[in-house]
RNA sequence: GGAGUAGGCGAGGUGGUUGCUCCUUUGUCUCUUUUGAAGGGCAAAGGGGAGGAAAGUCCGAACUCCAAAGAGCAGGAUGGUCGCUAACAGCGACUCCGGGCAACCGGAGGAAAGUGCCACAGAAAACAUACCGCCCUGCGAGAGCGGAGAAUCGUCCCUUUCGCGGAGUAAGGGUGAAAUGGUGAGGUAAGAGCUCACCGCCUUGGUGGCGACAUCAGGGGCAUGGCAAACCCCAUCCGGAGCAAGACCAAAUUGGCCCCGGUUGAGGCGGCUCGUCUCGAGGGGCGGGUAGGUCGCUUGAUUCCUUGAGCAAUCAAGGAGCCAGACAAAUAACCACCCACGCUUAUAGCAAGCGGGAACAGAAUUCGGCUUAUGUCCUGCUCCAGUC
Numbered sequence: 001g002g003a004g005u006a007g008g009c010g011a012g013g014u015g016g017u018u019g020c021u022c023c024u025u026u027g028u029c030u031c032u033u034u035u036g037a038a039g040g041g042c043a044a045a046g047g048g049g050a051g052g053a054a055a056g057u058c059c060g061a062a063c064u065c066c067a068a069a070g071a072g073c074a075g076g077a078u079g080g081u082c083g084c085u086a087a088c089a090g091c092g093a094c095u096c097c098g099g100g101c102a103a104c105c106g107g108a109g110g111a112a113a114g115u116g117c118c119a120c121a122g123a124a125a126a127c128a129u130a131c132c133g134c135c136c137u138g139c140g141a142g143a144g145c146g147g148a149g150a151a152u153c154g155u156c157c158c159u160u161u162c163g164c165g166g167a168g169u170a171a172g173g174g175u176g177a178a179a180u181g182g183u184g185a186g187g188u189a190a191g192a193g194c195u196c197a198c199c200g201c202c203u204u205g206g207u208g209g210c211g212a213c214a215u216c217a218g219g220g221g222c223a224u225g226g227c228a229a230a231c232c233c234c235a236u237c238c239g240g241a242g243c244a245a246g247a248c249c250a251a252a253u254u255g256g257c258c259c260c261g262g263u264u265g266a267g268g269c270g271g272c273u274c275g276u277c278u279c280g281a282g283g284g285g286c287g288g289g290u291a292g293g294u295c296g297c298u299u300g301a302u303u304c305c306u307u308g309a310g311c312a313a314u315c316a317a318g319g320a321g322c323c324a325g326a327c328a329a330a331u332a333a334c335c336a337c338c339c340a341c342g343c344u345u346a347u348a349g350c351a352a353g354c355g356g357g358a359a360c361a362g363a364a365u366u367c368g369g370c371u372u373a374u375g376u377c378c379u380g381c382u383c384c385a386g387u388c
Base pairs, nucleotide, nucleotide: 001384002383003382004381005380006379007378008377012338013337014336015335016334017333018332020049021048022047023046024045025044026043027042028041029040031039032038051360055371056370058369059368060367061366062365063242064241065240066239075238076237077236078235079234080094081093082092083091084090095108096107097106098105099104109233110232114231115230116227117226118225131173132172133169134168136166137165138164139163140162141161142160143159144158146157147156148155181199182198183197184196185195186194200222201220202219203218204217205216206215207214208213246295247294248293249292256286257285258284259283260282265279266278267277268276269275302321303320304319305318306317307316308315309314341355342354343353344352345351
C1' cells in the first nucleotide's frame, strides 16, 4: 500500500436574533365564583424539549381490565451444554460439525418408535435390484501360415469372434442433489468385509470435565441413505385482550325509571252510578351514556461516576443526577465564527486559498431485545506485496 474481518465513538460546536411547546415563579385582568381558596386568559423571568434506529410491530415483559377449583386433551412456541436475565426466539462462555490460507463466519434434540415423501434421469431412491461391463458355462455358426496320425478332404482338440440361453458379480462405466462404509493388500473364474491393516461406524469399560464432550483400552465385519420449516416422538414453557387498556367528573337535547297527580282529560270493567285499573297533561326527583374535561403520563428492571466479584454476559456496594409529555399533535428558521472532512496550488516538510456537515428518519403508556434503513470517522486482528 492492497484485500479482508471484527468492533467502537458520535450523529457537529460556540455565540446572536426571531419563533413553537411543557413546567415553575411573579405580576396583571369591571374572566368564573356570594367571599375566600382554587381555576382560566395575558405578560415577564428561569428551566426542560427526539433517535440510534424514535421505524418494522417480529419476540419478551411491566402495567390495566376480563376470565379462571384442580388435572387432562387440543393448539402454539422453543430445542448442543453451562451460565446471565424480570423474561425472551435475547446475551456470554464453551462443545461438536461445516466453510475460509487466515482473522473469522454459519449451523445444532430424535430418521438403528411408527407412518409418509424423495421431481427428472436412472436397473434400482431402500423388506431391494442389475443397463453397459467383467467372469464361468451349454448350443449353433465362422476364422486360424495352432495341434492330433496319415497323401488330401472330412473329423476331433485348442485359441478366438459372433448369435441365442444358463449361472455368478457389484470391483469398473453410466444416471442423479443423494446409490447400500473408504483406502490399500491378500484372495478369486471374475468379484465381494470374503479375509487382513489403517480410517470411519456400532458397542463395553476406564480416565478427565458441573456438562455438551474429549481421550485411552478392548470387542463387533458393519447392522444405520436423505427429509422432522412432513406427520410424529421427547423435554421445557404458554389464559385472553390491549393506554382506542382502564379509572373519575360530567353538559345541552332526546329517550328511560320512580313519586305526586284533590274537582277537571281519554279509555277498560258488555247498560247506568260509585268504585277501581290503564294511559296522559302538568309538577318533582333519580340514574346511565354521549360531547367535553381530568387521571393513567412519565422516578424508572432509570442515567452517570467510582470501587469490587466474574474469562464474559452480568451482578453487588457507595456517591451524584432528574433528562419531552404534546393531542391534528411543539422540538424550528436565519446569521457569524470555529471545526471533522474534501478540492486546488506549492513543497523534503511546515503552509495558502476555496468549499463545508451529508444520510436514514422522526416520540405518542413504558422498558429489554431482534431485524431492517443509513452517512462520516476511528481502532484491533488476518492474508498478500513492497521499502528501510
Molecule: Bacterial RNase P class A
Organism: Candidatus Aminicenantes bacterium